[in-house]
A computed fold for a 394-nucleotide RNA from a Bacteroidota bacterium, annotated as Bacterial RNase P class A. It was read from a public genome assembly, where an Rfam model found it. The source organism's lineage runs through Bacteria, Pseudomonadati and Bacteroidota. Its mean pLDDT, the model's own confidence on a scale to 100, is 78. Rfam family: Bacterial RNase P class A. The family's RNA type in Rfam is ribozyme.
RNA sequence: UUUUCAGUUUGUUCUAUCGCUCUUGCAUAUUCAAGAGAGGAAAGUCGGGACAACAUCGAGCACCAUACUUCCUAACGGGAAGGUUCCGGGCAACCGGAAACAGCAAGUGCCACAGAAAAUAACCGUCUUGCCUAUGGUGAGAUAAGGGUGAAAACGUGAGGUAAGAGCUCACGGGUUGAUUAAGGUGACUUUUCAAUCGGGUAAACCUUAUGGGUUGAAAAACCAAAUAAACUCCGGUCCGCCAACUGGCGGAUAUAGUUGCUCACUAAAUUGUGUUUACAUAAACCGGAAUGGGUAGGUUGUUUGAUCUUAAUGGUAACAUUAAGGCUAGAUUAAUGAUAGAAAUUCUGAUUAUAUCAGAAUACAGAAUCCCGCUUAUAAAACUGAAGAUUUU
Numbered sequence: 001u002u003u004u005c006a007g008u009u010u011g012u013u014c015u016a017u018c019g020c021u022c023u024u025g026c027a028u029a030u031u032c033a034a035g036a037g038a039g040g041a042a043a044g045u046c047g048g049g050a051c052a053a054c055a056u057c058g059a060g061c062a063c064c065a066u067a068c069u070u071c072c073u074a075a076c077g078g079g080a081a082g083g084u085u086c087c088g089g090g091c092a093a094c095c096g097g098a099a100a101c102a103g104c105a106a107g108u109g110c111c112a113c114a115g116a117a118a119a120u121a122a123c124c125g126u127c128u129u130g131c132c133u134a135u136g137g138u139g140a141g142a143u144a145a146g147g148g149u150g151a152a153a154a155c156g157u158g159a160g161g162u163a164a165g166a167g168c169u170c171a172c173g174g175g176u177u178g179a180u181u182a183a184g185g186u187g188a189c190u191u192u193u194c195a196a197u198c199g200g201g202u203a204a205a206c207c208u209u210a211u212g213g214g215u216u217g218a219a220a221a222a223c224c225a226a227a228u229a230a231a232c233u234c235c236g237g238u239c240c241g242c243c244a245a246c247u248g249g250c251g252g253a254u255a256u257a258g259u260u261g262c263u264c265a266c267u268a269a270a271u272u273g274u275g276u277u278u279a280c281a282u283a284a285a286c287c288g289g290a291a292u293g294g295g296u297a298g299g300u301u302g303u304u305u306g307a308u309c310u311u312a313a314u315g316g317u318a319a320c321a322u323u324a325a326g327g328c329u330a331g332a333u334u335a336a337u338g339a340u341a342g343a344a345a346u347u348c349u350g351a352u353u354a355u356a357u358c359a360g361a362a363u364a365c366a367g368a369a370u371c372c373c374g375c376u377u378a379u380a381a382a383a384c385u386g387a388a389g390a391u392u393u394u
Stems, first nucleotide, its partner, number of pairs: 001390010012344007020037006039365001043376002046374005051217004058264004063213005068082005083101001084099006102208002107206002109202003123147002125143008155173006174198006182191003221301004231292001233290006239252005257267002271284005308327008345363007
């Protein structure tokens, strides 16, 4: 200098004319003036909340989610810094990257094909021995040292021992589990000591353990206005006690309904008459619900001052926190935030030896709708950081 990969940040500016929305000046309207007006993702709707209602407050099961440690945060499956294992580079130190990193020593499953066999191991081979057609064949027994198959084949290396072999024995080492071994660390863990023991993998396999989760969603909700057939059908009910004698007051019971898929818990109200004979029937009314049908539907709030932004200091490896000063930066509701012209900025191409200059072309992904914090996806161009290479023009 350049290539590939990964990551972080930015991602248009100004002038003029006209147009649109909001705020303020001004009690209302018009006019006028001033000020402001779509993003890093506004997208996806994948997560976490604020807020609102159920509501007076929960428990269990189911279901769902998460899973190394510590810290940050309102919270998160997010972020920062570490630990362990693995991968790439390097002699090493070290640098960079990945992890769906709780548990297979709770249990049940699965590991294709190949191979004798995937854990109740004898295919070849080796050793002992019998027979035969005898440098070979065959039968019986032993053998996990050697070879083959495979991702993986009965912990590894060496020595002894053996008919040949084998942790059979010994030495050194490795893995797993346990520990009130010792030291370091907030911790995950690291190094070390002792004992027991030895085939693995797999939990985005079933499962176990621990932690957490009420539901719905601004079309949530609240208020004002308007209108309405106190329509019609069905279900359950109108109970007990006391005071009073004003269809009044106080207390208790009761769930068809009500908050989540189920269960439990919790929460409520409402009368008289008539007949018959002591418990029923009947009439109207009332209470709480489930549907059918009809009528009305305009406005205000929610709605942008916030877990907010900028700068500085202090603390911290950092994510961030505290303090101080300063700022207000869309609020529409058939839904505005634009159009035209010129210039600038960036990139590419050409002219030019080059800078400079001139000419031409291009400028991505994309558009707020209650709000905030994350994640994921799209993206012309620019700047920066890291890893792995190439080249040797300087």